Context: one part of a larger RNA
C1' cells in the first nucleotide's frame, strides 16, 4: 500500500441506493400504562413511562417487602436476551416446495357445493388368476371444481351430461309381392318390393359451482352537453359488487392527500384497448424470513473519509 475481519469516529443523519441492502439502535426481570379495529380469542411484549447495584436493620407466607445508608460517568455494569409505527397489496391461518440460483401471492388446508358409486360398488393395477378401494357400504369411496369467515354468486342459443314406453331414420334378421337360371317334370337354385326389425341419430324437455358466452347500430328531454326512454338485429346482450387495478394500451389519465419538489403511494372519479361473480365476485380480524408506499428511532450507507487490532497477500532474510 492491497484484501478480507473487526473496533472506534467530529458535525451531518438515508443526503447513499433499485430498495435503509448492509450496519446501528431496541433486548432480560419488576412495575406503570397501552389506540383503531375486531370472528370478543385477539389487536398485546401494542405504543410509551419508571425501576434495577451494594451494606445495615426490621418484618417475612422465606418468593420478598420497608426504613436508613455506601460507591460509580454507568448496577439485566462482562456474556447472551424484539427496533416500533401508519397505510396499501395478495394468500384467511399453522403447514408444504423447485435435494444443488425461485420459500412465494404458488401447493396444501379446514370449509362449500357438483358428479360418479347399492357392494363381485364406483374408480384403479393387472392378457388373466388375482390385488388396491376395504376386512370399508352413501354420515362409505372415487373424480373434478372452489378454498377459513361474512355478504353474495344474476341472465342464455350451441355442445356434453341426464329424462323421454309417441313419431321420424335405420343393420342383421324376419317377410315375400314380384321376377330370373336350370330341368321333361316333381323340383333345386338366385335376384327381390311392401311390411316388421335395435341402439344411435333426429325430435321434446331438463341441466351452468356441466363445456363455454354475455353485442352493434340509429333516434329522443324547452341553451348546450348528456339520455332515464324508442326502434331493430340476438341464443342470451355483463345482474350485485368492484374498477387507470398483480388487469388500464394511450397514461406520469383527472382530482385531491402526502414531499420545497412525488411516472411510485393512498382516496376519489369511471370512456374497464381487455374487472366480475366457485379458472368465484366483493369485504375481512389474526397471521406472513411474502410484496408497496410513508414515518419516528438509530446509525460510516452516504457527504468523506480519517484512526485503531489482529489476519492474508507483497518485500526482505
Nucleotide at each position: 500500500u492491497u484484501c478480507g475481519c473487526g473496533g472506534c469516529u467530529a458535525a451531518g443523519g438515508a443526503a447513499c441506493u433499485c430498495g435503509g441492502c448492509c450496519a446501528a439502535u431496541u433486548c432480560g426481570c419488576c412495575u406503570c400504562g397501552u389506540a383503531a379495529c375486531u370472528u370478543c380469542g385477539g389487536g398485546a411484549g401494542a405504543a410509551g413511562g419508571g425501576g434495577u447495584g451494594c451494606c445495615u436493620c426490621u418484618c417475612u407466607u422465606c418468593g420478598g417487602a420497608g426504613a436508613g445508608g455506601c460507591c460509580g460517568c454507568a448496577g439485566u455494569u462482562a456474556a447472551g436476551a424484539g427496533g416500533c409505527c401508519c397505510a396499501a397489496g395478495c394468500g384467511a391461518c399453522u403447514g408444504u416446495u423447485u435435494a444443488a440460483c425461485a420459500a412465494a401471492a404458488a401447493c396444501a388446508c379446514a370449509g362449500g357445493g357438483c358428479u360418479c358409486u347399492g357392494c363381485u360398488a364406483a374408480g384403479c393395477c393387472g392378457a388373466a388368476a388375482g390385488g388396491c378401494u376395504a376386512u370399508g357400504u352413501a354420515u362409505a369411496g372415487g373424480g373434478g371444481c372452489u378454498g377459513a369467515u361474512g355478504c353474495c354468486u344474476g341472465c342464455c342459443g350451441g355442445u356434453g351430461c341426464c329424462g323421454g314406453a309417441a313419431g321420424g331414420u335405420u343393420a342383421a334378421g324376419g317377410g315375400g309381392c314380384g321376377g330370373g337360371g336350370u330341368g321333361c317334370a316333381a323340383g333345386c337354385c338366385c335376384c327381390a318390393a311392401a311390411c316388421c326389425g335395435a341402439a344411435g341419430c333426429c325430435c321434446c324437455g331438463g341441466u351452468a359451482a356441466a363445456c363455454g358466452g354475455c353485442g352493434g347500430c340509429u333516434g329522443u328531454a324547452a341553451c348546450u352537453a348528456u339520455a332515464a326512454c324508442a326502434g331493430u338485429c340476438u341464443a342470451a346482450g355483463g345482474u350485485a359488487g368492484c374498477g387507470a387495478a398483480a388487469u388500464u394500451c394511450c397514461u406520469u389519465g383527472u382530482c385531491g392527500g402526502g414531499u420545497a419538489a412525488g411516472u411510485u403511494c393512498c382516496g376519489a372519479c369511471c370512456c374497464g384497448c381487455a374487472c366480475g361473480a366457485a379458472a368465484g365476485g366483493c369485504a375481512u380480524a389474526a397471521c406472513g424470513a411474502c410484496c408497496u408506499g410513508g414515518g419516528c428511532a438509530c446509525u460510516g450507507u452516504c457527504u468523506c473519509g480519517a484512526c485503531c487490532g489482529g489476519g492474508g497477500g507483497c518485500u526482505c532474510g
A computed fold for a 317-nucleotide part of an RNA from a hot springs metagenome, annotated as large-subunit ribosomal RNA, domain IV. RNAcentral holds the full RNA, with entries from SILVA. Rfam family: Bacterial large subunit ribosomal RNA. Rfam links the family to the GO terms ribosome and structural constituent of ribosome.